[in-house]
RNA sequence: CUCUUAUCCAGAGUGGCGGAGGGACUGGCCCGAUGAAGCCCGGCAACCGGUUGGAGGAAUUCCAAUGAGGUGCCAAUUCCUGCAGAGAAGUUUUCUCUGAGAGAUGAGAG
Numbered sequence: 001c002u003c004u005u006a007u008c009c010a011g012a013g014u015g016g017c018g019g020a021g022g023g024a025c026u027g028g029c030c031c032g033a034u035g036a037a038g039c040c041c042g043g044c045a046a047c048c049g050g051u052u053g054g055a056g057g058a059a060u061u062c063c064a065a066u067g068a069g070g071u072g073c074c075a076a077u078u079c080c081u082g083c084a085g086a087g088a089a090g091u092u093u094u095c096u097c098u099g100a101g102a103g104a105u106g107a108g109a110g
Base pairs, nucleotide, nucleotide: 001110002109003108004107005106006105007104008103013041015040016039017038021031022030023029025082027080028079042074043073044072047070048069050066051065052064053063054062055061078102083099084098085097086096087095088094089093
């Protein structure tokens, strides 16, 4: 990088260093010197794996608990949106819903 698969309306700081950007991209709309990114500490969660308990004839199976380990995450639903369809109001638009696409993360494969 490509493919498969699961998840994406919950959750997480009045900390230290740092010093101007950040929210993937488009168009919006936001966050930011009352301190952005990044690093450290702290925290959240439970995808993998570990441990414990239970189910099961058994399994590389299933369920629950736990969180020392591997990732991940810690403004706004993935902040909204883009493509297709449906509905409502309404008239140069607005709103709602569904699906797809794109993206992110885990696990597995190439």